The part of an RNA shown here (large-subunit ribosomal RNA, domain II) has 679 nucleotides and comes from Ignavibacteriae bacterium HGW-Ignavibacteriae-2. RNAcentral holds the full RNA, with entries from ENA and SILVA.
Context: one part of a larger RNA
């Protein structure tokens, strides 16, 4: 891990409450008990007691009324409505172990100190070698000691080092050789040492050179038997088929927040059948949100205007002048706002003797639930960073509880809601070269980037439309060839400044086809290059500038992988148009089932959860069967039935079992790290 067996809503119960049966009905009903029988029973008997029939009031009490009060016109509960009661059966509840399993725990009765912790009695064990305290003697020393020197002695939680005690470090080992070991290294080795035997000390208790450590492989309270089926708002597990409808992850309140009560949404039963409901459309109303303004409140930029202020000047003083400073009011102009509105939408609510469409979906009494962790897109918005597969309202749609095409793969996103079957048809979304079903379809255009097939600010003579404006056969743009001068080396400045360090002036003037008191290089300064301008050669278009498509750089991430893959370039890319096809559980088409009583006609996706129908097992009562001419079980085949099963029949096998109708359960198993047992 497989198999096989067993394995979890059950029983009780003068209780409580719905609903079905039945049996009496203003009444219905016995209980213990007693008799009688044809005695696991059944039947007559038995009215004490309970429910109902009357309520009110604390209570005496009164009573269709009563209580409050002095008293009610008054309040508050009842009457005026008439339906109970036993029994049985289901669902749902209390009370109980109460669907099973399952704690760490508590408190109580014993049982351990053969391990180990201490401790007490009494035994025992420590090769071998080093070292050389004290004390003694001898000598030497001293006024006598002190002292010093040789022997001598053998003393130490003394060193080295085996047994023996311990457990330092490293490798193994790790379903081991071993529930603590093995090898190799280490510590102690006459001590606070190792040890034998007998004994003591007990569970909030011991014992501890103290680590919460040890008290029998068990310790921040042992072990055992009981309470005890402790409690478990928590985890799992909870068994046959079929049909009908089908949620919730919200509000309030909770020592509440993963648990509960109500209510909201589900279901089933009963009522009430209309001006019910709903949704679209019309008509009448509500609003201050988007957006917009700046009338208000604020907040705000520039300008004028100007109170007050600051500086400056005149100035003893008081006054006066300025004035590119700061500003209140007030005027032009812009222009801001979740807690600002002179204005103001779409949607949205509410109302209805309306007009389509549906057709009980609305309401309202009652049984039973489940559901309080929700997720994600799209809109509005709050938090955060106008981060997050964030977080938190609101709406709406999916998921959730939805398969099915399509997105390469993918709960939510496109389409689109699956009763059953069909080698049948038309479409959706999305595709038509192969992979793969279907046009390498057609018109016109664009792209040149492996762009399509991931990105911004910015950047660029990529290319293609559109427009504006300039030169241009009186020769335009490019190129090539020639000139680019004189006054002058302008004035100034400087060492020097000569077209080009630097200031100044400039329509300088002159000669010219044409050439700046120079565009740049260059030089100390000169000189040399060069450009503007012209001429000439060539011949037909050349330049700015806006602005639109598609491209182009920006372009760094770890396995080939940023087109699903091959591959694709007047395309199989992009942009426009068009017509054909493919393409789903959609829709139609043909057979078929169910369910709304029937017909028509429509519906039949489903988690939690409500409701209804049946199937199998075992046993009991009746009734009818059936078996050695082969029951039960086994194991094959066909065969019915939507399905749980059912029925026939070979072969095995050898002694009992079906069926109908009712009843009763120890009634269905894959899962619980489920029990036992096999493998």
């Nucleotide at each position: 891990g497989c198999c096989a067996a067993c394995g979890a809503g059950u029983u009780g119960u003068u209780c409580g409450u719905a609903u079905g049966a039945u049996g009496c009905a203003a009444g219905g009903u016995u209980a213990a008990g007693a008799c009688u029988c044809u005695u696991a029973g059944a039947g007559u008997c038995g009215a004490a007691g309970u429910c109902g029939u009357a309520g009110c009031g604390a209570a005496a009490g009164c009573g269709a009324g009563u209580c409050u009060g002095a008293a009610a016109u008054g309040g508050g509960c009842g009457a005026u409505u008439u339906a109970g009661u036993a029994u049985c059966a289901u669902g749902c509840g209390g009370c109980a172990g109460a669907c099973g399993c399952g704690a760490a725990a508590c408190u109580u009765u014993g049982u351990g100190a053969u391990c180990u912790a201490c401790c007490c009695u009494u035994g025992u064990c420590c090769a071998g070698g080093a070292u050389g305290a004290a004390g003694u003697g001898a000598g030497g020393g001293u006024a006598a000691a002190a002292c010093c020197u040789c022997a001598u002695g053998g003393a130490g939680g003394u060193c080295c080092g085996a047994a023996c005690c311990a457990g330092u470090a490293u490798c193994g080992g790790u379903u081991g050789a071993a529930a603590a070991c093995g090898a190799u290294u280490u510590g102690g080795a006459u001590g606070a040492g190792g040890u034998g035997a007998g004994g003591g000390u007990a569970g909030g208790g011991g014992u501890g050179a103290a680590a919460g450590g040890c008290c029998a492989a068990u310790c921040a309270a042992a072990c055992u038997g009981a309470g005890a089926a402790a409690u478990a708002g928590c985890u799992c597990g909870u068994a046959u088929u079929c049909c009908u409808c089908g949620a919730a992850a919200u509000a309030g309140c909770u020592u509440u927040a993963g648990g509960g009560c109500u209510a909201g949404c589900c279901u089933c039963g009963g009522a009430u059948a209309a001006a019910a409901g709903u949704a679209u459309g019309c008509a009448g109303g509500a609003g201050g949100u988007a957006g917009a303004g700046c009338a208000c409140u604020g907040a705000u930029u520039g300008g004028g205007c100007u109170a007050g202020g600051g500086c400056c000047c005149u100035c003893a003083c008081a006054a006066g002048g300025g004035u590119a400073c700061c500003a209140a009011a007030c005027c032009c102009a812009g222009a801001c706002a979740a807690a600002c509105u002179c204005c103001g939408a779409a949607u949205u609510c509410c109302u209805g003797a309306c007009a389509u469409a549906u057709g009980u979906u609305c309401u309202c009494c009652g049984g039973g639930a489940g559901u309080c962790a929700g997720g994600c897109a799209g809109u509005g918005g709050g938090g955060g960073a106008u981060a997050a597969g964030c977080u938190u309202c609101a709406u709406u749609g999916c998921c959730g509880a939805g398969a099915g095409g399509g997105g390469a793969a993918c709960a939510a996103c496109c389409c689109a809601g699956a009763c059953c079957a069909u080698c049948g048809a038309c479409u959706a979304a999305g595709g038509u070269c192969c992979c793969c079903a279907a046009a390498c379809a057609g018109u016109a255009g664009u792209u040149a980037a492996c762009a399509g097939a991931g990105a911004a600010a910015g950047g660029a003579u990529g290319u293609u439309g559109a427009g504006u404006u300039g030169c241009u056969u009186a020769g335009a743009c490019a190129a090539c060839u020639a000139g680019g001068a004189u006054g002058u080396u302008g004035g100034c400045u400087u060492a020097g400044a000569a077209g080009c360090a630097g200031c100044c002036a400039u329509g300088c003037a002159u000669u010219u086809a044409a050439a700046g008191a120079g565009u740049g290089c260059g030089u100390a300064a000169u000189a040399g290059c060069u450009c503007a301008c012209u001429a000439g050669u060539c011949a037909a278009g050349c330049g700015a500038c806006u602005u639109a498509g598609c491209g182009u750089c920006g372009a760094c991430a770890a396995u080939u992988u940023g087109c699903g893959g091959g591959a694709c370039u007047a395309a199989a890319a992009c942009u426009a148009c068009u017509u054909a096809c493919c393409g789903a559980a959609g829709u139609c088409a043909u057979g078929g089932a169910u369910u709304u009583a029937u017909a028509a006609a429509a519906a039949u996706g489903g988690u939690a959860g409500a409701g209804g129908a049946a199937c199998a097992u075992u046993c009991u009562a009746u009734g009818g069967g059936c078996g050695u001419u082969g029951a039960a079980g086994g194991u094959g085949u066909a065969u019915c039935g939507c399905g749980a099963g059912g029925u026939a029949u070979g072969c095995u096998g050898g002694a009992g079992c079906g069926c109908a109708u009712a009843g009763a359960a120890g009634u269905g198993c894959a899962a619980a790290u489920g029990u036992u047992g096999g493998c």